[in-house]
Context: one part of a larger RNA
RNA sequence: UUGGGCGUAAAGCGUUCCGAUCGGUUGUUAAGUAUGUCUGUAGUUAAAGACCGGGGCUCAACCCCGUGUAUGCUAUGGAAACUGCUUAACUAGAAGAGUAAAGAGGUGGCUAGAACUCUGCAAGUAGCGGUGAAAUGCGUUGAUAUGCAGGGGAAUACCAAAAGCGAAGGCAGGCCACUGGGUACUUCUUGACACUGCUAGGACGAAAGCGUGGGGAGAGAACGGGAUUAGAUACCCCGGUAUUCCACGCCCUAAACGAUGAGUGCUUGCUAUUAGAGGACGUUAACCUCCUUUAGUGGCAAAAGCUAACGCUGUAAGCACUCCGCCUGUAGAUUACGGCCGCAAGGCUAAAACAU
Numbered sequence: 001u002u003g004g005g006c007g008u009a010a011a012g013c014g015u016u017c018c019g020a021u022c023g024g025u026u027g028u029u030a031a032g033u034a035u036g037u038c039u040g041u042a043g044u045u046a047a048a049g050a051c052c053g054g055g056g057c058u059c060a061a062c063c064c065c066g067u068g069u070a071u072g073c074u075a076u077g078g079a080a081a082c083u084g085c086u087u088a089a090c091u092a093g094a095a096g097a098g099u100a101a102a103g104a105g106g107u108g109g110c111u112a113g114a115a116c117u118c119u120g121c122a123a124g125u126a127g128c129g130g131u132g133a134a135a136u137g138c139g140u141u142g143a144u145a146u147g148c149a150g151g152g153g154a155a156u157a158c159c160a161a162a163a164g165c166g167a168a169g170g171c172a173g174g175c176c177a178c179u180g181g182g183u184a185c186u187u188c189u190u191g192a193c194a195c196u197g198c199u200a201g202g203a204c205g206a207a208a209g210c211g212u213g214g215g216g217a218g219a220g221a222a223c224g225g226g227a228u229u230a231g232a233u234a235c236c237c238c239g240g241u242a243u244u245c246c247a248c249g250c251c252c253u254a255a256a257c258g259a260u261g262a263g264u265g266c267u268u269g270c271u272a273u274u275a276g277a278g279g280a281c282g283u284u285a286a287c288c289u290c291c292u293u294u295a296g297u298g299g300c301a302a303a304a305g306c307u308a309a310c311g312c313u314g315u316a317a318g319c320a321c322u323c324c325g326c327c328u329g330u331a332g333a334u335u336a337c338g339g340c341c342g343c344a345a346g347g348c349u350a351a352a353a354c355a356u
């Protein structure tokens, strides 16, 4: 390489947009064409060798003879199912239009209450705090507990859910403005406009970290102290800087996980729930209840099937197709060197020797 694979053994890019250029694949019908495809004939494809049938050295290896084959190419004739191409049409894919409902989807602004902490005042006196027990610590310059007033920053109890939304990261007090996406129904419009996607290009990307300027209540790496202990660079306690918050600019990594790429079709049941649509009972009408159905989110049993097993099972890891990414014993190696990126920290790409 072929082959076989990628939930857990090695292996799905963290996610997405565009899909230039180069691609791969691609609905239904009809006519035509004949690129691929199939087929006839002719030529060529040196000899030797290979295959088959014979023969010769006593056999064999070896050698000789014969027939055809093989594969490719060229010329020419034919077929038209599939594929390609051309033309014409269609509506099941896709996109749009109209109607409707839902949502912690995003960005900006305004604002509320609880808690916490600080400051001031009042009133009040000896403790408070903390722990397994203590101590460090705070407190007669009046603490803790209580009341009132004011300042500040961060986060939003209950509702709350296997719930919802988002491409992923992720998103939660309330209100306003702007704004993205998806879903259902109607069969109204276009008429295959679709799927996937390397490289090039763009964007997003938890936490920590970095730069500049703010902010700083609580929490709290580092650090200091008190304990514990044989020791205790820890677990526990008292403090506490960076950080956590905001704006702008970087970094670009995670068990970035469903450890499961995207798209399409097909294949048993039960049940819950979210957003719709339609129907039945009943009603003036609605709510409620029940049934069907579309799209999503969960649970259970398990048929068929799959799996090394665990398990998965209409949200597949089943049955198939298309496209991409990735893997190929272990260690060396999340490495070295080189390149690209970065302020740095470092990131991305990525070997070999040696050993087994």
Base pairs, nucleotide, nucleotide: 003328004327005326006325007310008309012324014204015203016202017201023196024195025194027090028089029088030087031086032085033084036082037079038078039077040076041075042074043073044072050069051068052066053065054064055063056062093193094190095189096188097186098185099184100183105179106178107177108176109175110174111173112156116152117151118150119149120148121147122146127138128137164171165170209250210249211248212247213246214245218244219243223239224238225237226236261323262322263321264320265319266318268301269300270299271298272297273296274295275294276293277292278291279290280289305312306311329356330355338349339348340347341346
The prediction has a mean pLDDT of 81. The part of an RNA shown here (small-subunit ribosomal RNA, central domain) has 356 nucleotides and comes from a Patescibacteria group bacterium.